RNA sequence: GCGCGGGAGAGUCUUCGCCUGGUGCACCACCGGCCGGGUACGAAGCGCCGAAGGGGCAAACCCUCCCCGGAACCUCUCAGGCGCCAGGACCGUGC
Numbered sequence: 001g002c003g004c005g006g007g008a009g010a011g012u013c014u015u016c017g018c019c020u021g022g023u024g025c026a027c028c029a030c031c032g033g034c035c036g037g038g039u040a041c042g043a044a045g046c047g048c049c050g051a052a053g054g055g056g057c058a059a060a061c062c063c064u065c066c067c068c069g070g071a072a073c074c075u076c077u078c079a080g081g082c083g084c085c086a087g088g089a090c091c092g093u094g095c
Stems, first nucleotide, its partner, number of pairs: 001095006011046001013045005018038006047082003053078001054076003061069001
């Protein structure tokens, strides 16, 4: 590095678009309004997570001294993520 298995956290929040059911009027139909449901898809807003990646730092250590260097699942949250899928540090195992 590759294959297989395991693998957490945080809203499937709100609104609009969109889809759909009901309802009044009207001879019927269409359209519009109102109420409810759906959020697959698009956009916006706020809230949040941290284990891809990225940024930051201490001591030991190094050095005559100073400077430089100096890890992370610690921290920042840029990126990424907050239904499922996917991804996923890390662990086990085979090559």